[in-house]
Record summary: The prediction has a mean pLDDT of 88. The part of an RNA shown here (large-subunit ribosomal RNA, domain IV) has 355 nucleotides and comes from a metagenome.
Context: one part of a larger RNA
Formats: sequence, structure tokens, C1' cells
RNA sequence: CCCUCCCUAAGGAACUCGGCAAACUGGCACCGUAACUUCGGGAUAAGGUGUGCCCCGAGUAGGUGAAGGAGCUAGCCUCCGGAGCCCAAAGGGGUCGCAGCGCAGCGCUCUUGCCGACUGUUUACCAAAAACACAGCACUCUGCUAACUCGUAAGAGGAAGUAUAGGGUGUGACGCCUGCCCGGUGCCGGAAGGUUAAGGGGAUCCGUUAGCCGUAAGGCGAAGCGGUGAACCGAAGCCCCGGUAAACGGCGGCCGUAACUAUAACGGUCCUAAGGUAGCGAAAUUCCUUGUCGGGUAAGUUCCGACCUGCACGAAUGGCGUAACGAUCUGGGCGCUGUCUCAAUGUGAUUCUCA
Repeated sequence: CCCUCCCUAAGGAACUCGGCAAACUGGCACCGUAACUUCGGGAUAAGGUGUGCCCCGAGUAGGUGAAGGAGCUAGCCUCCGGAGCCCAAAGGGGUCGCAGCGCAGCGCUCUUGCCGACUGUUUACCAAAAACACAGCACUCUGCUAACUCGUAAGAGGAAGUAUAGGGUGUGACGCCUGCCCGGUGCCGGAAGGUUAAGGGGAUCCGUUAGCCGUAAGGCGAAGCGGUGAACCGAAGCCCCGGUAAACGGCGGCCGUAACUAUAACGGUCCUAAGGUAGCGAAAUUCCUUGUCGGGUAAGUUCCGACCUGCACGAAUGGCGUAACGAUCUGGGCGCUGUCUCAAUGUGAUUCUCA
């Protein structure tokens, strides 16, 4: 020096990414307690006062409940009974110390915003969270030998359940809500037409040859057998016609226009299935950007409130709020402190030096 622990003048976050760490707080009793709120909460809110010991109060209040007695339903019964034991507080008086929850144990607190409603769950061994789950909501499948899952099967789960049930998917308490688009993809319904497999069907053509023709070479060629295989008849599906977005998903561009300017309620035009409604908005989303204005600071790339020019929010891939909750994240304040100005001393341990 490093490690562990204690303490510190003055200051008190100036430290730092950040109050990380430490300190403060702390028990009990009493007083007192805001916004907001789902009326439960918030709340130990916040903020205060008291606290030892001795005496009186007082062996009182209170607790426990023996012996004994009474009754009957005869019991580990009920009632009466009060011995013995335990033993306060309010209030009053006194007394000691710097200090009385004298040690130890034992909340720091207030406020702003984001996210997630909440209690829960998770990366065993770098992540505990805003991720997962969750009640609630919605869609969808399933009529029972259910759907669905496991298994080749038998069979089993579902369920010894029966649509107020069970499976799947999404969303995620609650409050207010959840707009437009069915052109594409998916799903559901439809069956007229088009297309269409195996199969049915066998036309046609080919091979073979009894026979016939021919002097010959060769040609023709029935039946049978073998091969080929046209038309035509053939489902679902696809095409097609509809429906459906809390199904997958999608939700425009250019130009002009008002008596200052600016802007554009208004008009024109092109495209589309339809052109983003409510609400929110530099946001866990904003590139330009430390946007602009306001607040807080002496000074604020963060923070809060607004604006809207939304590069690239937006409505169950939910939108916007929200009391309570959170070892979450963000900004600010009080208190407090060796985090710091700036370091010093001490205890213990290792190392090291000497003996």
C1' cells in the first nucleotide's frame, strides 16, 4: 500500500454514469396526519411529545381459579363459591446522569413521470425486469364413441366431465373506448359453369395367321390371341360466386385558394380494397435534435408541462387514463453522512523488515 472495522474539525453530494457505498431513521405509548381514491386505501403518511429508577396509587383494577357447597341428564357435567398465586395503568410525589427503547434487536422520508394493474413466475452458475403468468374480455372449435392430445394398434387422457362444459388462439384488473378496408392470404358457406385422378369405356391402329392371290419375289388377310388406346362417364380440390378483420394484415400523392403576411375551413386532379377516426404525440417510438416555449438550477444533452413539423403513434400484434402495488426505471427535495474538498488517527488481518 491493500483488506476488515470504528471514529473525525469545518463544509455537507462540491463525489460520481448514478448518493454506488456509508450514514440518517428505528421499539412502544400518545397527539396528529395531505393530494388522490376502485372508499378498501393512501398511512407507521408527513410531523411531534413521552420513555430510567424509587414511593403513593395498590397487592387495587384485571387474570387464574383450589377447598367446600348445590343440582341432575351421573359426566373429563353444570351452577354457586372464592382460598392461593400472577399482577397493571391513569394520576401524584421524589431522585440520578451529558444521555433512560442508555446494549442489542429495531422503517430514512417526501415528491414527479414511464412501464406493468395487483400477490406471483423466470435465464440452477453474469439478466428478476417493462419479460412470463394472472383474474377479466373476445374470437373460434366441440352434441359425446365430443373436439383435441399420446399411441402402429389395443387403449388412455379429455372425464367417471356434457356447451354455466372442454380444447385452441389473442388480449391482459378496473374506467372510457375499440373507427375505415374483404382487393391479396386464410377460414366459412355455395354449387350452375370451367378444369380434373384412379376407374369405367372401348373407337382407331398395330402384331400374329387359317385362308386367298401370285410362276416367283411378295401381297391381301377372317376368327382368336396380344398390343395400342380416341370420344364419352368419373369426386374433392382449384378457377368461380358470396361472407368474414378481438382472422393474417392494410389504413395515399400532387396543385391551387381568404382584403397585411401566414395558414387553408374550400376547390381541382391522380391513384386505391380503403386512405388513420377517437385518443395520444420530440414519446421505452423524433432521424434532423441539446426541436421551440414554459418550469425547476447561479448554471439542466436528463426531468416535468406544453406545442405538433408523428423521418417512422394509434385503437384486443389493443388506444388513452388510472387508486393501490414494485429489491424495476427516470427527475427533484428534506434529513443524513469520509462519496467528496482532503485527508488524518485508531483496532484487527496478510505481506514485509529486524531479532